[in-house]
RNA sequence: CUCUUAUUCAGAGUGGUGGAGAGUGAAGACUCUGUGAAGCCCGGCAACCCCUGCAAAGGAAGGUGCCAAUCUCAGCGAGAAAUCGAACAAUAAGAG
Numbered sequence: 001c002u003c004u005u006a007u008u009c010a011g012a013g014u015g016g017u018g019g020a021g022a023g024u025g026a027a028g029a030c031u032c033u034g035u036g037a038a039g040c041c042c043g044g045c046a047a048c049c050c051c052u053g054c055a056a057a058g059g060a061a062g063g064u065g066c067c068a069a070u071c072u073c074a075g076c077g078a079g080a081a082a083u084c085g086a087a088c089a090a091u092a093a094g095a096g
Base pairs, nucleotide, nucleotide: 001096002095003094004093005092006091007090008089013042015041016040017039021032022031023030028073029072043067044066045065047064048063049062050059051058052057076085077084078083
């Protein structure tokens, strides 16, 4: 990088540092942000692997992941609408 499967309305900061952007890229909207963005450190959460357990459930030592808003919305298909589905994306486990 590609493929398969599963999940994505739960959870998590009054900290330190930093100093202007951020929400994956492009285009539209909207939102967050000097009442301090990203990044880094510390702290935390517990989705997958994992650990304890017959199970229910619990844990956070380890591997990933995550800690604004449902994958922010819209955008595509179905539907009168509510809503559902797909695509895209993210994450995990496995395979190549």